[in-house]
RNA sequence: CGAUGAGGUAGAGGUGCAAUUAGCAUGAGUAAAUAAUCGGAGAAUGACUGCGAUGAUGAUUAUAAAAAGGGCUAGUUGCCGAAGCGUACAGUGUCGUCAAACACUUUACUGCUGGUAUAGUUUCUAAUAGGGAUUAUACUGUCAUGCCUGUAAUGGACAUGAGGAGCUACUGAUCGA
Numbered sequence: 001c002g003a004u005g006a007g008g009u010a011g012a013g014g015u016g017c018a019a020u021u022a023g024c025a026u027g028a029g030u031a032a033a034u035a036a037u038c039g040g041a042g043a044a045u046g047a048c049u050g051c052g053a054u055g056a057u058g059a060u061u062a063u064a065a066a067a068a069g070g071g072c073u074a075g076u077u078g079c080c081g082a083a084g085c086g087u088a089c090a091g092u093g094u095c096g097u098c099a100a101a102c103a104c105u106u107u108a109c110u111g112c113u114g115g116u117a118u119a120g121u122u123u124c125u126a127a128u129a130g131g132g133a134u135u136a137u138a139c140u141g142u143c144a145u146g147c148c149u150g151u152a153a154u155g156g157a158c159a160u161g162a163g164g165a166g167c168u169a170c171u172g173a174u175c176g177a
Stems, first nucleotide, its partner, number of pairs: 001176004007171005014080001016079009033063006042051001045099004083113003086109003090105005114140011142162005148156002
């Protein structure tokens, strides 16, 4: 000097990200509870326990009345594949137990997504909140290519394209000269 690899460390992007604490709304005048009335046989999802003609399950009314996941705002902390989503194992919860199902969480993944905004479609969701996927448009950061241009030098404008396995700086390893 050249080549190879998801090597290591430190960084950048911006309405930046998450966790946690507090507050707020939603959830919801809902669930569960108690009482009265109606009704009249089995009632939930499979099994068991328990309940039920001394009237269950269910319906209506009244009384009193939640919580969690999800969201927003602020503080603090940790951060820049931050993280989100998906899949798998496990755990916790869903108010008797087990299973199933669903929700949440840890961990793993050579699974997907550069970021943001607006609009459409779809999906998760109690949700018109918020998240995911996708399409279109715009903005933004990075690199590559082309072109124009400036400086002593580093640069700058425009167009097109690419993807975070990216980009910037430093550096280690192996191979070759």
Model confidence (mean pLDDT): 78 of 100. This is a predicted structure of a 177-nucleotide RNA (Lysine riboswitch aptamer) from Aquibacillus kalidii.